[in-house]
Context: one part of a larger RNA
RNA sequence: UUGGGUUUAAAGGGUCCGUAGGCGGAAAAUUAAGUCAGUGGUGAAAUCCUACAGCUUAACUGUAGAACUGCCAUUGAUACUGGUUUUCUUGAGUACAAAUGAGGUGAGUGGAAUGUGGCGUGUAGCGGUGAAAUGCAUAGAUAUGCCACAGAACACCAAUUGCGAAGGCAGCUCACUAACAUGUAACUGACGCUGAGGGACGAAAGCGUGGGGAGCGAACGGGAUUAGAUACCCCGGUAGUCCACGCCGUAAACGAUGAUCACUCGAUGUUGGCGAUAUACUGUCAGUGUCUGAGCGAAAGCAUUAAGUGAUCCACCUGGGGAGUACGAUCGCAAGAUUGAAACUC
Repeated sequence: UUGGGUUUAAAGGGUCCGUAGGCGGAAAAUUAAGUCAGUGGUGAAAUCCUACAGCUUAACUGUAGAACUGCCAUUGAUACUGGUUUUCUUGAGUACAAAUGAGGUGAGUGGAAUGUGGCGUGUAGCGGUGAAAUGCAUAGAUAUGCCACAGAACACCAAUUGCGAAGGCAGCUCACUAACAUGUAACUGACGCUGAGGGACGAAAGCGUGGGGAGCGAACGGGAUUAGAUACCCCGGUAGUCCACGCCGUAAACGAUGAUCACUCGAUGUUGGCGAUAUACUGUCAGUGUCUGAGCGAAAGCAUUAAGUGAUCCACCUGGGGAGUACGAUCGCAAGAUUGAAACUC
């Protein structure tokens, strides 16, 4: 490079937006760049191929032809691709109608629980475990009643539910704000798909500055267990967990399954719309589940939400280890991230 692949064997980028590029709906006209055909020029000779000839043959050599798959010019063809012009509506979008949702941001607010403090009641234990001990407690604990304060999380509803591009999102109320889907078919008229670089977002942990700190809890201390116990269990407990602003840019960031479009057997739930009949079913559009065919698959399995049948674009893989390491570069306050080898070895 060709070919083959990417759920689980190596391999889908964490996600989206989008530049260049690639690809792109229906009809007509025109052009003739790609494409196709004819003609002319050129394509040195040698080599290669074919025929004949010369050395007794052959290698070799000579003559002729073919070839030189190319390039240029010119004359035509117009199905397809491209350019230009016009038109169309089914792709895409806009408008209107009514609806759904833990979608996002900000502000306010509620009760239960926990902890602490104050004041009572009350007395000897409490707590913890496999069993204990450390720990707390006569300076009155635990338990119980009332009051106050603090921070964090939102029981039931709750679901194979819903929303979001992904990460993710759950007490309640308000304000602001983004979007999917449905119906009508009024408007625009291909405005589309993908997307190298690039940009934005991106759990947890971690970092910087300033707050906050109830519970939990890396590190750490103590008690146990044990041969030991730098653990599992218990008593404490600092960072952190929470908030604001700024970094980091990674995860089994998983459906381990890139995005978009078209087509392809059934059954049965469920969410949000819509239509007709008229209150119980049926149909349809968009999601979300389960079961099962054809087909696919190494099998497990997937199966209209494909891993089936096709099309376009991007990303990635090429034996194990060395190694996601070294070096260099870019980014970062740092931690580190991204890019990413080789020797050697099996």
RNAcentral holds the full RNA, with entries from ENA and SILVA. The part of an RNA shown here (small-subunit ribosomal RNA, central domain) has 346 nucleotides and comes from an uncultured bacterium. Model confidence (mean pLDDT): 85 of 100.